[in-house]
RNA sequence: UAACAACAUACGCCGAAUCAAAUACGAUCGGGGAACCCACCCAUCUCGGGGCGAAAUGAUGCAGUCGCAUUGUGGAGCAAGUCUUCUGUUCUAGCCCGGCAGCUAACCUCGUAGGCGUCGAAGGUCACAGUU
Numbered sequence: 001u002a003a004c005a006a007c008a009u010a011c012g013c014c015g016a017a018u019c020a021a022a023u024a025c026g027a028u029c030g031g032g033g034a035a036c037c038c039a040c041c042c043a044u045c046u047c048g049g050g051g052c053g054a055a056a057u058g059a060u061g062c063a064g065u066c067g068c069a070u071u072g073u074g075g076a077g078c079a080a081g082u083c084u085u086c087u088g089u090u091c092u093a094g095c096c097c098g099g100c101a102g103c104u105a106a107c108c109u110c111g112u113a114g115g116c117g118u119c120g121a122a123g124g125u126c127a128c129a130g131u132u
Stems, first nucleotide, its partner, number of pairs: 011117004018027002029111005038102001048100001049097004056073007074092006081125006
């Protein structure tokens, strides 16, 4: 000097997943169930059906419950205030309910984790700083 690794602090990213006090039936944010009316006029009765989540789907091939591969379409995130455009880059999982659930006020109920490390450009706008 360079690379790699570990620890701590600060900052930032995905996500609802933060704050508070030390008492808990806390606050916040997020999800599910649940009337009339409306919708469905069918569906199911072991060939299902449904929920969280961006995580769906067409074609071809292989398999032969669920799937796998390739390639399109669609969907989701990041590039350090924010919006738009361009450019670049990544993801498109996993889990749960248990035969059962359309919407839905009152009401009931559940979660408030976990995992990571980015920094290109233009225009508009906001905030802050400096100068006069």
The RNA shown here (c-di-AMP riboswitch aptamer (ydaO/yuaA leader)) has 132 nucleotides and comes from a Chloroflexota bacterium. Of the family's consensus pairs, 96% are formed in the model. It was read from a public genome assembly, where an Rfam model found it. It matches the Rfam family "c-di-AMP riboswitch aptamer (ydaO/yuaA leader)". Rfam links the family to the GO terms cyclic-di-AMP binding and regulation of gene expression. Model confidence (mean pLDDT): 77 of 100. Lineage of the source: Bacteria > Bacillati > Chloroflexota.